RNA sequence: AGAGUUUGAUCCUGGCUCAGGAUAAACGCUGGCGGCGUGCCUUACCAAUGCGAGUCGAACGGGCGGUUCUACGGGACUGUCAGUGGCGGCCGGGUGCGUAACACGUGGGUGACCAACCCACCUCUGGGGGAUACCCCUCCGAAAGGAGGGCUAAGACCGCAUGGCCUGUCUUGUUUACGGACGAGACAGGAAAGCCUUCGGUGAGGAGCCGAGGGUGGAGGUGGACGGGCCCGUGGCCUAUCAGCUGGUCGGUGGGGUAACGGCCUACCGAGGCGACGACGGGUAGCCGGUCUGAGAGGACGGACGGCCACAGUGGGACUGGGACAUGGUCCACAGCCCUACGGGGUUUAGCAUGGAGGAAUCUUGCGCAACGGGCGAAGGCUCGGCGCAGCAACGCCGCGUGGGGGAGGAAGGCUCUCGGGUCGUAAACCCCUGUUGCUCGGGAAGAAGUACCGUGGAGGAGAGCUUCACGGGAAGACGGUACCGGGCGAGGAAGCCCCGGCUAACUACGUGCCAGCAGCCGCGGUAAUACGUAGGGGGCAAGCGUUAUCCGGAUUUAUUGGGCGGUAAAGCGCGGCGCAGGCGGUCACGGGUAGUGCCACGUGAAAUUCUCCCGGCUCACCUGGGAGCGGCCGUGGCAGACGGCGUGACUGGAGGCAGGGCGAGGGUCGCGGAACGGGCGGAGUAGGGGUGAAAUCCGUAGAGACCGUCCGGAACACCCGUGGCGCAGGCGGCGACCUGGACCUGACCUGACGCUCAGGCGCGAAAGCGUGGGGAGCGAACGGAAUUAGAUACUCCGGUAGUCCACGCCCUAAACGAUGCCGACUCGGUGUCGGGGGUAUCGACCCCUCCGGCGCCCCAGCUAACGCGGUAAGUCGGCCGCCUGGGGACUACGGCCGCAAGGCUAAAACUCAAAGGAAUUGACGGGGGCCCGCACAAGCAGCGGAGCGGUGUGGAUUAAUUCGAUGCAACGCGCAGAACCUUACCUAGGCUUGACAUGGCUCUAGUACCAACCCGAAAGGGGAGGGACCCGCAAGGGAGGAGUCACCGGUGCUGCAUGGCUGUCGUCAGCUCGUGCCGUGAGGUGUUGGGUUAAGUCCCGCAACGAGCGCAACCCCCGUGCCUAGUUGCCGUUUCUAGGCAGACUGCCGGGUGAACCCCGGAGGAAGGUGGGGAUGACGUCAAGUCCGCAUGGCCCUUACGUCUAGGGCUUCACACACGCUACAAUGGCCGGUGCAGAGGGUUGCCACUGCGCGAGCAGCAGCUAAUCCCUCAAUGCCGGCCUCAGUCCAGAUGGUAGGCUGCAACUCGCCUGCCUGAAGUCGGAGUUGCUAGUAACCGCGCGUCAGCAUAGUGCGGUGAAUGCGUUCCCGGGCCUUGUACACACCGCCCGUCACACCACGAAAGCCG
Repeated sequence: AGAGUUUGAUCCUGGCUCAGGAUAAACGCUGGCGGCGUGCCUUACCAAUGCGAGUCGAACGGGCGGUUCUACGGGACUGUCAGUGGCGGCCGGGUGCGUAACACGUGGGUGACCAACCCACCUCUGGGGGAUACCCCUCCGAAAGGAGGGCUAAGACCGCAUGGCCUGUCUUGUUUACGGACGAGACAGGAAAGCCUUCGGUGAGGAGCCGAGGGUGGAGGUGGACGGGCCCGUGGCCUAUCAGCUGGUCGGUGGGGUAACGGCCUACCGAGGCGACGACGGGUAGCCGGUCUGAGAGGACGGACGGCCACAGUGGGACUGGGACAUGGUCCACAGCCCUACGGGGUUUAGCAUGGAGGAAUCUUGCGCAACGGGCGAAGGCUCGGCGCAGCAACGCCGCGUGGGGGAGGAAGGCUCUCGGGUCGUAAACCCCUGUUGCUCGGGAAGAAGUACCGUGGAGGAGAGCUUCACGGGAAGACGGUACCGGGCGAGGAAGCCCCGGCUAACUACGUGCCAGCAGCCGCGGUAAUACGUAGGGGGCAAGCGUUAUCCGGAUUUAUUGGGCGGUAAAGCGCGGCGCAGGCGGUCACGGGUAGUGCCACGUGAAAUUCUCCCGGCUCACCUGGGAGCGGCCGUGGCAGACGGCGUGACUGGAGGCAGGGCGAGGGUCGCGGAACGGGCGGAGUAGGGGUGAAAUCCGUAGAGACCGUCCGGAACACCCGUGGCGCAGGCGGCGACCUGGACCUGACCUGACGCUCAGGCGCGAAAGCGUGGGGAGCGAACGGAAUUAGAUACUCCGGUAGUCCACGCCCUAAACGAUGCCGACUCGGUGUCGGGGGUAUCGACCCCUCCGGCGCCCCAGCUAACGCGGUAAGUCGGCCGCCUGGGGACUACGGCCGCAAGGCUAAAACUCAAAGGAAUUGACGGGGGCCCGCACAAGCAGCGGAGCGGUGUGGAUUAAUUCGAUGCAACGCGCAGAACCUUACCUAGGCUUGACAUGGCUCUAGUACCAACCCGAAAGGGGAGGGACCCGCAAGGGAGGAGUCACCGGUGCUGCAUGGCUGUCGUCAGCUCGUGCCGUGAGGUGUUGGGUUAAGUCCCGCAACGAGCGCAACCCCCGUGCCUAGUUGCCGUUUCUAGGCAGACUGCCGGGUGAACCCCGGAGGAAGGUGGGGAUGACGUCAAGUCCGCAUGGCCCUUACGUCUAGGGCUUCACACACGCUACAAUGGCCGGUGCAGAGGGUUGCCACUGCGCGAGCAGCAGCUAAUCCCUCAAUGCCGGCCUCAGUCCAGAUGGUAGGCUGCAACUCGCCUGCCUGAAGUCGGAGUUGCUAGUAACCGCGCGUCAGCAUAGUGCGGUGAAUGCGUUCCCGGGCCUUGUACACACCGCCCGUCACACCACGAAAGCCG
C1' cells in the first nucleotide's frame, strides 16, 4: 500500500466482497507449565442457607461468672451480657432501571450557602430540677409484639445564671467588585457534661468529698482543611412522516419555606414566556477520564480501574441527623413469596458465596484479618464477603517447554511414477550430550514498619499510669512448606489446528459423477475435479488453531482534511418571476481596540491510561514503583492592528434614476377582414360519389358528387416565415384601435453601495382533466360500423360523444429539455445573422472598418470517463441556493398538507439481487442504407415430386440378431471400389484358456518335434494305435521345436466433449494478419478507409503511414497451333500416330475513352486472345462438424471372457415413410432387316480369336497374346428399307409360372443370366423442388475398379449435340463501406406479462390460546 467481482474486450461510475486490528465473547477440534489480568453483555427475573456494621464499662444503673478483701451489712478487681447513652450504620460494597437533564464534561460564580469527625486561636464549663429503660408485679397475643402499675442512674431530658461571642431590630462611620466587608452604639434573645488519673487533705489506709495538677471530653465563637448545596457560559444521540408548545405557565408585590437564591410554595396584580440557531412530542441512552480503530481528521464503544450521577421488589412519604428522603432504618399502598391458632405477622442478595430460571454464555455456599483501608475505643483490642489470598475457566495478554549435536546403504514403510526414479528425509534408527519443565529427596523466604507491647535511659514537667526522644528486648503470616535454591532420576511425561482454484503462501493421487457436497466474493461438482471426500506432500500459526458475532479500517462509499450533479452514470426546484430571515459584499481615508484573528504570559485540563525519554523491582517480557516531557478546548491578563467586523467621512466603476432614439408573433380588451370548410335555399345536370394497398361500411335516381348563385355558422389565420424576433418560464403569428410590461442603443445629467443570492413564503405555470353557464364549423378520446388478421379490444376506412372555442373558478403536472440554477470577474481566433451607435467612402443605397446588446455555426488552450464543451463554457475563479449517495421494491405504502374529484406534494420499510449503469471499441445482426458478385433470381433446356422396381440407402416397425457409425445445407447408390460361407464387428449353439498372434523369465522334455490310420462330433475341438527327425559342439551341454508356469497377449468394449492424423463446410469466397511509425487513458484504430478499376486486398492515384507475411495471380499437369528430336509392335509413313523438348499470347501493335496512371471498348495479325478451355492447388479461421469401427493414441472397462475357434442364422425382415436412381407412359416412337463411325481402358490361377453345338444364357475343342503386335471389341444414338397408326396398343415391362445356363465346398433363407408363357401400375405427374451458360445441357453407347459370381451405383471415355441470359426489383449465399443495437452461446439472440408449482418476507383472516 491494495485486491476480486458488471464486459467479447475497454475506460468510467457504482455497489458488494476480501486481506488488518480489536473483544467482558461463544462454539468446534486440540490441550504441557508458569506469571499477571479478566469472568451474567440475557430476566433491575425469583431466591433456600450462611456471612456482609459495628463498637465504647475511661458516659450510666443493673444482671451473671470468677478472683480477692470483709467488721458478714458488704466492698474491690476482673470477664461477660442485655438495657439507657454516645459515635458509626449517609462511608465502604453492588447495579445501570430510570434519566436527553445543569445528569455529565469543561470553565466560572456564590456580594445567596452548609460543614459532625480533623487543625489553629479566643472564651466558658456555675448552680439546680423532674423523669425513664433495664429490673419487679399484673395482663393481652399462636407469634411478632404490646398494655398497665412500681423502683432507679447518667455526658439522656428540662429550667436558672453568665455572654468574650453569635443572632435579630434600630442609629451610625469607613470601604467596595454595591444583597458585601470592617467598625461604633442601644435594645432583645441564645450555652455547656462530665469521665480517667497523680499528689495532698478529710475520712478508716475503704467509698465519697475538698484542694492543686495531668489527660480526655462538653459549650460558644472566629478562621482553616476536607467535603458538599445552589447558579451560570459552553460541549456531546436519532427523528420535522413530531411545528407549534405553555396555567404556576412568564413577570411583579406581600407572605411562607430552605443552610441558601429562586414561581420552590401561596395570595393578589399584569400577560407574558419558549420555538426553524428546532420549542413541544416520539425513539434510544447513565455521563466522563478513557478503550478500540485510523496516517490523521474522524468513526465506534463506555466491560475491568478511577471521577460524577441515578437506583435498592414497584410507587409514594416524611422522621432522625452535620449530612439521607437513607441497599442490610422507618411509615403507607401495591405485587410476589413465607409463617399463622385466620385474629395477625414476616420478607425483598443490583453486598460475598450459592440455587433456580432465562440464555450461545460467565466461577467457590473457600481461607484470613498477616498486609492496605474503614468504624468504635484512652488503649489492649473488637469488627469488616472492603480488602489480602487461594479455588475454577487457554477467556485474554506475556513468557517457557515438548530437546541439542552428529548421523546416507538416503533403511523399512507410505505416497507417486514415463518403472529409470522422485518424495516424506537428517527425518528415523544409531552414537554423543543437556536437564528448562516433570518426578523425587532436602533446604527455604521477602511480604513485618523491630510495629503493638515490655525494659532502661534522656528531655519537658513539681511529679505521674502525662508528652516526647534514644537504646535494648520483642508477639503475631491467610497465602504456604508456596516462590526460590540444591541433590538425584531421566529424552524419559508434553502438538495440535486451519488452509493449499483466484484474491492468498501452499499440488499430486484416488474416490465421487450437477450426486454427495463446498462456498467470504467471483464461483466449483454433469467420468481424468490442484475448488467435494480421503490419502501423501506442502503452506501458515502454535498450546493453541479455526468458525460465528460485533466495532473501526480498507470506504475519497457522507468527501472539514477529501466527492459530485449537461446527456449519459444517482443528482439543477417547471419559471428565481417577486422576495422576508440567513449567508456573502466595490474604491479611498481616518478612528477606537469591547467580540473575530494572531502572538506572549499565567491558571486549569485529578489520578490512572496512551506515546517519547530516564531510573528501579520481579531472570526477561506482560506486570509494577518513581521522575520528566507532550496535550485540544476553556478562563484571566497583556500585546499587535494588516485582514474581516464596528464607527465616521468621502468616491463612482456595481446598482438605480433622468433625457433622447428606434425594436419586437411580449401581455390584455374591443372591433374588422378574406381564403378554406360545413350547412340551408335556389339553379343547372345525371349516375355515380367517396374511400383504400385492394376493398367495404357510408352518401346517391326521394337526384348525390362535380358546377353556379345566395345566405348562415364556428374555428384557425396560407404566402410573408428566416438558420429571424419577443417573453422569466409556460409560451406568443391576419389587420386596426386603446390600455400595458420589457430589454437595447446614445448622452454621462442625478442618487451614492442603495448590491448578489435566497430556506420558508407569494405569484405565474403547455396539454389533458374538473365545476357553472355559453358555443359547436372542422377535428375528434370513448363508442358504433367496414376492413386487415389466427385473433385485431390496434395501425387503414365510414361515422361519432365528451373535448377542442368563450367567460369565471379550480387543477399544478410534463422528455415543463440547452435533460446545463442565479449573479459577477478573467481567458486565442474565424464566420453569419437581428437591434442600435460611430467612422471612411459615395450622388446615394450597398459594400468596408469599428463599438454595444442579442441569436447561431466552427475552432486554440483548457476541461471531460469518453461523447463532447469551448467568451451564450461543461475553461480559470468568487458568492449564494437546490439536489445526489448501488439496483429492484418505489415517481409505492402509511402519516401529514393541498384538491370538488381525478389526483398532487412530502416520502419509508420488510424482502431481494451482484450487480444495476454511462461512454466508447471490435464483431454479429436488422422485414436499415449505399456499392458489388455467384446458374442466386430471371430467360431457357432436361428432370425430380405421381407409376412400377426382388434398384439402392435411410427412418420406423419387427426380430434371438436384424452389428456399428453418418442426421439441415455439409446424413440418407454415405463408410460399402461390390454381406450366399468368408467378410462380420450381431444372434443361437458347441468348444479353448499363456490363448488365433508378440516378447521375456523359470522348470521339464528322446520315442521329443513332426506325420498320422482310427473313434466321438455339425465343425471347432477332444482322444489317439502307429511312424518318426534337425543345427552347433570331442564331450558335457546349448539352440530350434514341444509341454507346464509366471509376466503378459487380446478386445470393431466406452469416451471424436481427453487426442494425433485425415476429411467435410463456409469457399476458389477475397479475404486474414504482422513489424515499425502515428493516433487514442484504454479496448482499439490507422495501414486494409477514400477516387477509379479488376475474376481477385488485381492494379493505379490519393492518403500518417511505410513496408512485409499467409491468401489471389503465376510457376505444375491435360487439351488446342507449329517446330525439333526419337520411335517399336504403327500395311505405307514426308503428312497421321506415340514419346520427349521447344516456340507461341505479353494488352506487345493500331484507333477511341481519361488531365495522368491503371484500365476499358473496338480493330489488325494469329491455331488461340485480354486469367484461351479444363485440372491440381483451399489463407486466418468457423461449426467441441465427422471419424477411437481404416490407422495411431491418453484415460476407463473385460481377463476360462467384452478374448479366441467353429457350425448355423442375421446384416437380405416389411403395414408404412423419405432420399437417390433405373425403366416407362410412346410415332423425334416401337419392332424387324440392312449399313456407317469412336475414345479411353483391361488381360497369364487372365483376355480368349477361330471352329463346332445350343433359339439363348452358354458349352466343347483348339490358336494368339506378359500386349501400339493377340484378345475383350460387332460401339450405340445415326443412316437406309419395311411393318405398326394412337390403341393401355406390336407402348410399357412389373408380377407370376415353367424350362435351362454360369460361378462357387455350397445359390433354401439370399446370386446373376437365358428361353417360353404371364402380362400389373403407368396416357407426362399437386404443393413444391434439382441440374446446367458450350462442345455445356440433353440424348447415346463403351471401358475400368471392386470381384469366384453379382452394377440401374461409382469412376473414366468418346459419339450426336442444343436453347436462353432483358436485367439485378425480388428469393438464397457472399464481399466492402456505413448506420442502429438493451445482441456477444452473438436474431435459432435478447426479453415482457399472465398462469401452474415450490420457497421466503410482509399483511388479512374464520377460529383457537393467554
A computed fold for a 1410-nucleotide RNA from an uncultured Chloroflexota bacterium, annotated as small-subunit ribosomal RNA.
Rfam family: Bacterial small subunit ribosomal RNA.
Its mean pLDDT, the model's own confidence on a scale to 100, is 83.
RNAcentral holds the sequence, with entries from Greengenes.